[in-house]
Context: one part of a larger RNA
């Protein structure tokens, strides 16, 4: 070198508990009634996981279910159970210690109090006891500064301030937490510009406030243009257009129009009445709520009917969810360890979807299709009750219609718009209106026109996430797919924020090799199980590697 057998090794085939997408439907907040997260405890028996809490692998109570059953790794004892367990639901109980954590204190899961209360009284039990804020109720200043008395003056009284600050009992409510979604507020560089400094990145990253199953916004002082249109919100398009721009890189609407969802409502304020000891005002009721300008008041003059309504309570009734139930039809034979396979003869189908079962099953099992079902609890709807809302018009009157606002100036910011011809909107600082013969706006400004009514409030839905479930999938099959198919956010690493794995497969069934030889074992070698052990727990078993054994080398 070759080649057989062995060895080592963990590819490679086949499998899959477990993981990616999409779809459609459902559903969305928890917490002082103590959460999210965790420590420690709890079984007959040692430990990990999962459940549970000193009533500790559980308790009650309604149901639903009908033979096994004491959670899994996993076994052994000892037990429970048709007098109906174990198991499933629905609503209870009980819930140690930390944790907002809250009597103080503290190095988390620990230490130690005070008050009331009751017992079996050297003690145990049971409650309470933290801050911040609101409101009741009851108490209630002080400086200063006005005015006033009183005094020559220093000062003193008095009232105001002050129904205040503050105190106390008591009742509420808030602290904390939640991948992603939201709104506010603070707010970057790296980059890009081939360099850099307006500018870009971008109002993104971060943080920091809050809130909710969604948030935001939202009912014209909006647009639009000589035609009109009618709150918001998203998604298409207008359109990379109009335009912004070291006119550089880039940045970049908007109205219209087409869908999706659709909804409008409440107060202030004139004026009435009622009551009080803030009496030029308060607090309760009614009144009223808009732009074609309303409302109020005063006078005259008409209707007596109808429609609606988003919250909320309650009642019925449907629907559904949160356990169930029931549910068709196949045998012989052959090959084989084993029939779901061959081959023959049948039947069943609103059920030949899917999964298991010794090899490939419409008629073996679970199940599918077609029906069915709740003593408790939720949720939707729709109808009734209760509630709420609902008549106008004509004359005069000039009472009322949200002020340190509107609007300017000057610094900024948002508006696609970078001072730019900059209109709009919000803002720090200075000024500072009008009041229906009135105000804003229609991209500088004026005029005409045309449109709205600002300085109060509240609004369901289409929208955005995010999780389940069912179903699918020219996904993925253990170096793949989740970091995680297995005791995975585990072992390990770092003081710590943080970092973060490796590791699936005996057989149909342990039947997991009795007994016997070898040997200290480990291991074999008879012999049993099994279709196979050349399936022995390291159970498919390539290759590089290694050994042995025989063979070959001009």
């Nucleotide at each position: 070198c070759c080649a057989a057998c062995a060895a080592u090794g963990g590819a490679u085939g086949c499998c899959u508990u477990g993981g990616a997408g999409a779809u459609u439907u459902u559903g969305g907040c928890c917490g002082a009634g103590g959460a999210a997260g965790g420590a420690c405890g709890c079984a007959g028996a040692c430990g990990g996981c999962g459940g549970c809490g000193a009533u500790a692998c559980u308790c009650g109570u309604c149901g639903g279910g009908g033979a096994a059953g004491u959670g899994c790794c996993a076994u052994c004892a000892a037990c429970u159970u048709u007098u109906g367990a174990u198991c499933c639901g629905g609503c209870g109980g009980u819930u140690u210690c930390c944790g907002a954590a809250u009597g103080g204190g503290g190095g988390a899961a620990c230490c130690u109090a005070g008050c009331c209360c009751g017992c079996u009284u050297a003690g145990c039990g049971g409650g309470u006891u933290g801050g911040c804020c609101a409101c009741c109720u009851a108490u209630g200043a002080a400086a200063u500064u006005a005015a006033u008395c009183a005094g020559c003056a220093a000062u003193g009284g008095u009232u105001a301030u002050a129904u205040u600050a503050g105190u106390a009992u008591g009742u509420g409510g808030c602290u904390g937490g939640g991948c992603a979604c939201g709104g506010c507020g603070u707010g970057a560089a790296c980059u890009g510009a081939a360099a850099c400094a307006u500018c870009u990145u971008a109002g993104u990253a971060a943080c920091g406030c809050c809130a909710g199953g969604a948030g935001u916004a939202u009912a014209a002082a909006u647009c639009a243009u000589a035609u009109g249109a009618g709150a918001u919100u998203c998604c298409g398009u207008c359109a990379g257009u109009a335009g912004c721009g070291g006119u550089g890189a880039g940045c970049g609407a908007a109205a219209g129009c087409g869908g999706a969802a659709a909804a409008g409502g409440c107060u202030a304020a004139a004026c009435c009445u009622a009551c009080u000891u803030u009496u030029u005002a308060g607090u309760a009721g009614g009144g009223g709520u808009u732009g074609c300008a309303g409302g109020g008041c005063a006078g005259a003059c008409g209707a007596u009917a109808u429609u609606c309504g988003a919250u909320g309570u309650g009642u019925u009734u449907u629907u559904u969810c949160u356990a169930g139930c029931a549910g068709a039809a196949a045998g012989a034979u052959c090959c084989g360890g084993a029939a779901u396979g061959g081959u023959c003869u049948u039947c069943c189908a609103a059920a030949g979807a899917g999964a298991g079962u010794g090899a490939a099953a419409g008629a073996c099992u679970c199940g599918u299709a077609c029906g069915c079902g709740a003593a408790a609890g939720g949720a939707a709807a729709a109808a009734c009750a209760c509630c709420g809302a609902u008549a106008g018009a004509c004359u005069g009157u000039u009472c009322c219609u949200a002020a340190g606002u509107a609007c300017c100036a000057u610094g900024g910011a948002g508006c696609a718009c970078g001072a730019u011809a900059a209109a709009c909107u919000c803002u720090g600082u200075g000024g500072g209106a009008a009041u229906c013969u009135g105000g804003g706006u229609c991209g500088a400004c004026c005029a005409c026109g045309a449109u709205c009514c600002a300085a109060g409030c509240c609004u369901a839905a289409a929208u955005a996430c995010c999780a389940a479930a069912a179903u699918c999938u020219a996904c993925c099959g253990a170096u793949a797919g989740u970091g995680a198919a297995c005791u995975a956010g585990u072992a390990c690493c770092g003081u710590g924020a943080g970092g973060g794995a490796a590791a699936g497969g005996u057989g149909a069934a342990a039947a997991g090799c009795a007994c016997c030889c070898c040997g200290g074992a480990a291991g074999g070698g008879g012999g049993a199980u099994g279709a196979a052990a050349g399936a022995g727990a390291a159970c498919u078993g390539a290759a590089a590697u290694u050994g042995u054994u025989g063979g070959c080398u001009a």
The part of an RNA shown here (large-subunit ribosomal RNA, domain I) has 554 nucleotides and comes from a groundwater metagenome.
Model confidence (mean pLDDT): 82 of 100.
It matches the Rfam family "Bacterial large subunit ribosomal RNA".
RNAcentral holds the full RNA, with entries from SILVA.